[in-house]
Context: one part of a larger RNA
Molecule: large-subunit ribosomal RNA, domain IV
Organism: Pseudomonadota bacterium
């Protein structure tokens, strides 16, 4: 020096990101006990007090012996309280530095935030504000249900039937949840537009019987040129033709969105007001420098001797806002954040001790 313990003068968080760690605290019993609060809680709040041992005397409960007395003579019934026992007092005495004598056994309390709450969770770095959740609410499903598995048979769903079951998004409870349907997306419409196979065959090529005519040969013929029905092949116009799109409509606890610039009041500042642009509508209640604030340690007040954090606030909200919930809220929490009492080797600053390693020799 390291490790695991112990004790420690005066100080008592000054340590440190932070009281991490340590130390206080502790059991039983009796007094006693704030805000708030959903009346259940908060609460073991908090804050107090007693606790060995002997004597000696009560209470209440429990079990009921001798002994009396009836009579129907019995393992009888009535009375009766003695003895044990359990609990829980009251008075005295008396011992030690202490009596839940040793182990064992909550530190409290105030302020905010997030999440209602027990719960779940990243087996081996994250236990949370994250997930669930009871409770809202939308939406799909009429039963061979809707959804799910499977190629298929079949099966879940459910021996259930819309007070039922799938799905979605929100989270207890309490006040509440405003404006937009132009965009996307669902849902309803069916006149019109577009429009698939399939139906439907205009036409158009090419093939040719057949007819024309050129050259060449005496002839027979030969090499070419055009025209060209049906026929067959190939193309395939017009026209008809679901849904879906186009189009009409409704829908936001679907996805989603919720302006700008100017000017105005008898100090001045401001702007209830008033032009104007622009949209689908311009963000309403309520919170707001917040788990959201950049400038930023905004600015004022509070708490320290001094407080980028804290708590009230004000509103300039770079970029809060109402079920991607808003704002509140008792209880609760191994959450986060401040603050106070109490503690205390965290520290001012270190010392001693155990008892284990290390080192040194053997």
């Nucleotide at each position: 020096c390291c490790c695991u313990c112990g004790u420690u003068a005066a100080g008592g968080a000054a340590c440190u990101c932070g009281g991490c760690c340590a130390a206080u605290u502790a059991a039983c019993u009796c007094c006693g006990u704030a805000a708030c609060u959903u009346c259940g809680g908060g609460a073991a709040a908090a804050g107090g007090a007693g606790u060995g041992u002997c004597u000696c005397u009560g209470g209440u409960c429990g079990u009921g012996a001798a002994g009396g007395g009836a009579c129907u003579c019995g393992c009888u019934c009535c009375u009766g309280g003695a003895g044990c026992g359990a609990c829980u007092g009251g008075a005295g005495a008396u011992c030690g530095c202490a009596g839940u004598g040793a182990a064992a056994a909550g530190g409290c309390u105030g302020u905010a935030g997030c999440g209602a709450c027990u719960g779940u969770u990243u087996a081996a770095u994250a236990a949370a504000a994250a997930c669930a959740c009871a409770g809202g609410u939308c939406u799909c499903u009429g039963c061979u249900a809707a959804g799910u598995c499977g190629g298929a048979a079949g099966a879940c769903g459910a021996u259930g039937u819309a007070u039922a079951g799938g799905g979605g998004c929100u989270g207890a409870c309490g006040c509440c949840u405003g404006c937009c349907c132009g965009g996307u997306g669902c849902c309803g419409g069916a006149a019109g537009g577009u429009u698939a196979a399939g139906g439907g065959g205009a036409u158009a090529u090419g093939u040719u019987a057949u007819c024309c005519u050129g050259c060449c040969g005496c002839a027979a013929g030969g090499c070419g040129g055009g025209a060209g029905a049906a026929g067959c092949a190939u193309u395939g116009a017009a026209c008809u033709g679901a849904a879906g799109c186009c189009c009409c409509g409704g829908u936001a606890a679907a996805c989603g969105g919720c302006g700008g610039c100017c000017g105005u009041a008898a100090c001045u500042a401001u702007a209830a007001c008033g032009g104007u642009c622009c949209u689908a509508a311009g963000g309403u209640a309520g919170c707001g420098a917040a788990a959201u604030u950049c400038c930023u340690u905004g600015u004022c007040g509070g708490g320290u001797a001094a407080g980028u954090u804290c708590c009230g606030a004000c509103c300039u909200g770079c970029a809060c806002g109402a079920a991607u919930g808003g704002c509140g809220u008792a209880a609760c929490g191994a959450c986060u954040u401040c603050a106070g009492c109490a503690c205390u080797g965290u520290c001012u600053c270190a010392a001693c001790g155990a008892g284990g390693g290390g080192c040194u020799c053997a």